A computed fold for a 92-nucleotide RNA, annotated as THF (Tetrahydrofolate) riboswitch aptamer. The sequence was found by an Rfam model in a public genome assembly.
[in-house]
RNA sequence: AUAAGAGUAGGAAACACGCGUUAAGUGUUGCAAAACGGGACGUUGUUUGCAAACGAAAGGGUAUCCUGCGGUGUGUUUUCGCGUCCGCUAUU
Numbered sequence: 001a002u003a004a005g006a007g008u009a010g011g012a013a014a015c016a017c018g019c020g021u022u023a024a025g026u027g028u029u030g031c032a033a034a035a036c037g038g039g040a041c042g043u044u045g046u047u048u049g050c051a052a053a054c055g056a057a058a059g060g061g062u063a064u065c066c067u068g069c070g071g072u073g074u075g076u077u078u079u080c081g082c083g084u085c086c087g088c089u090a091u092u
Base pairs, nucleotide, nucleotide: 001092004089005088010080011079012078013077014076015075016074017073018072019070020069021068028052029051030050031049032048033047034046038086039085040084041083042082058067059066060065
């Protein structure tokens, strides 16, 4: 110098264990803040706090269990997953 590759936040699916079904959670909108490939700039998305509006699928059993339901929580696995430049691995 040059062909190539890996890695973030996070998304999806399966499985396991929970929570709710006496409605929390999820989702929506606004404001503020935080983190976000090793570095710089930037994009997308994510999370947290506050406020507002909206809002649900129960059934069986009769003893705490079973089957469902929730754009439900956590974990594991698989898979997907940075635009430019530099860096890293690595071919010649």